[in-house]
RNA sequence: CUCUUAUCAAGAGAGGUGGAGGGAUGUGCCCGAUGAAGCCCGGCAACCGUCAGCAGCAAAUUGCUUGUUGAAAAGGUGCCAAUUCACACAAAGCCCCGUGCUUUGGGAGAUGAGAG
Numbered sequence: 001c002u003c004u005u006a007u008c009a010a011g012a013g014a015g016g017u018g019g020a021g022g023g024a025u026g027u028g029c030c031c032g033a034u035g036a037a038g039c040c041c042g043g044c045a046a047c048c049g050u051c052a053g054c055a056g057c058a059a060a061u062u063g064c065u066u067g068u069u070g071a072a073a074a075g076g077u078g079c080c081a082a083u084u085c086a087c088a089c090a091a092a093g094c095c096c097c098g099u100g101c102u103u104u105g106g107g108a109g110a111u112g113a114g115a116g
Stems, first nucleotide, its partner, number of pairs: 001116008013041001015040003021031003025088004042080003047076002050071006056064003084108001089105006095098001
């Protein structure tokens, strides 16, 4: 980097440092010297892994490349303005017929896990 798959409506500091930017892209709309990004500390969260119960399977009283429920943040990631800030493409429905609204699907993106 590409592919597969799951999730994306909840949650998380009035700290230190740092100095002007940030919210993926475009448009819009926001956040920011009452201090942005980054770094440190702090915190949130159970995706993988771990442990326990139940089911399933195998096998014999133990094991599992399975499912499910729960525990745990001293393991591996991740996350900590706004729904993934909104819309970006398509379909259906609605009306005040519009640069409109609602719903569904798709696309893009983010994160985890697996594969190349």
This is a predicted structure of a 116-nucleotide RNA (SAM riboswitch aptamer (S box leader)) from Bacillus badius NBRC 15713. NCBI's taxonomy places the organism under Bacteria, Bacillati, Bacillota, Bacilli, Pseudobacillus badius. Model confidence (mean pLDDT): 82 of 100.